[in-house]
Molecule: c-di-AMP riboswitch aptamer (ydaO/yuaA leader)
Organism: Sulfobacillus harzensis
RNA sequence: AUUGAAAGAACGCCGAGCUGCUCCUACAGGAGCAGACGGGGGAAUUUUUGGUCUCCACGUGUGGGGACCUUGGGGCGAAUGCAGGAAUGCAGGGGCGAUCUCAGCGUCCCAGUCCGACAACUAACCUCGCAGGCGUGCUGGGUAGGAUUG
Numbered sequence: 001a002u003u004g005a006a007a008g009a010a011c012g013c014c015g016a017g018c019u020g021c022u023c024c025u026a027c028a029g030g031a032g033c034a035g036a037c038g039g040g041g042g043a044a045u046u047u048u049u050g051g052u053c054u055c056c057a058c059g060u061g062u063g064g065g066g067a068c069c070u071u072g073g074g075g076c077g078a079a080u081g082c083a084g085g086a087a088u089g090c091a092g093g094g095g096c097g098a099u100c101u102c103a104g105c106g107u108c109c110c111a112g113u114c115c116g117a118c119a120a121c122u123a124a125c126c127u128c129g130c131a132g133g134c135g136u137g138c139u140g141g142g143u144a145g146g147a148u149u150g
Stems, first nucleotide, its partner, number of pairs: 011135004018035007037129005050069009072118001073115004080091004092110006100142005
């Protein structure tokens, strides 16, 4: 000097997932409240509509109630569509390259999960979450603001 790996700190990334106060405390964290941010519900009647089990009533096959399941439907999320057995391809969508933004270039992702036959939107109103997981510096412009020095 170069390459690779590990750990710590600072700083940073995806995401709504942050801040303050009080208490507990094994000092890592936990509980509660508030604010910020984010999500869901919020239309009777009628008609249509899956499966299984069970209880009640009666006019004996109908009505009502309860429990479980997921193929119909729906929610969170960028995470979809088409072709294909798959690999993958096309289209479309999303992130990163250190304020914001335009253009280019590069690179990565398009999952998972919840509700349980059921929900349009939405005022009042009701309700829930506030996790988890990671490691980046390219090129040329524009705009706005701040700090330090002279």